[in-house]
Molecule: transfer RNA
Organism: Bacteroidales bacterium UBA1215
RNA sequence: GCCUCUUUAGCUCAGCUGGUAGAGCAACGCAUUCGUAAUGCGUAGGUCGAGGGUUCAAAUCCCUUGAGAGGCU
Numbered sequence: 001g002c003c004u005c006u007u008u009a010g011c012u013c014a015g016c017u018g019g020u021a022g023a024g025c026a027a028c029g030c031a032u033u034c035g036u037a038a039u040g041c042g043u044a045g046g047u048c049g050a051g052g053g054u055u056c057a058a059a060u061c062c063c064u065u066g067a068g069a070g071g072c073u
Base pairs, nucleotide, nucleotide: 001072002071003070004069005068006067007066010025011024012023013022019056027043028042029041030040031039049065050064051063052062053061
C1' cells in the first nucleotide's frame, strides 16, 4: 500500500429483503425470608463509532472518515 471482518445499553451479543431498537448478565425498586442469598415481578439505562447522501421512513442502502482484528505484498 491492497483485501476481508468487527463497531448497537455498564458487559456479552441479537436485530431475517429499510417500517416505533431488543435479549441475557449487571444496576435499582417491590414481593418472598427472622435476615441474607436464591427465586418471582417490575423500573431505568442507547442521538446504533463520526459526518454527509438517498428515501415518506435508515442500525440496515450509498459516499467519506475514526478505532480494532485478520490476511496479502